[in-house]
Parts: sequence; C1' cells; structure tokens
RNA sequence: ACCUUAUCAAGAGUGAUGGAGGGAAUAGGCCCUUUGAAGUCCGGCAACCUGUUUUACAAGGUGCUAAGUCCUACAGACGAGAGUCUGAUAGAUGAGGA
Repeated sequence: ACCUUAUCAAGAGUGAUGGAGGGAAUAGGCCCUUUGAAGUCCGGCAACCUGUUUUACAAGGUGCUAAGUCCUACAGACGAGAGUCUGAUAGAUGAGGA
C1' cells in the first nucleotide's frame, strides 16, 4: 500500500517546551493562530481492542483531545429561489484478513 467490517452530532488543557504555521489530499469557501501554529513531553478523554468483581469500572494497546469528518464538490427528494434533508464517494480510527 490492498481487502473485509464497525464507528464517525458525545467526551477531553488558563500545563511545559517550541517559535510560524495549521484545519488529510485537489479546488472553492470559512476558520484557528505571536493573547503563541505544527511538533515533542506531561495531563486529560474513553471510540475500538483488552482486563475485571460485566447495564459498571479500569486505562494495558491503538486512538483522540477548535468548529458534525469545519463546510461544499457526486446522486436523489423537497423548494420559486436562497437553501434544507438523505445517501454515495473520499477520508479518519479500531478490529480482522491477505
């Protein structure tokens, strides 16, 4: 990198370090950010796996810790329109497989 499958409206920082970017990719928006981005450490959360004394608890593995996966892109329904809703695609994460 590929295949299958489940989930994606909840939850979680006034910390340290760092020093300019970040929100997956393309495009268009919209936003976060020197009142400190990414990354790292610590703390926290509890989705899946796991464990246990199993409607719960734990926090070992992975993961997560602005905004619904930040929104739109494709299809359908509704609507005069703006737009709204549903689904798909794509993506993320876990578990399993090859």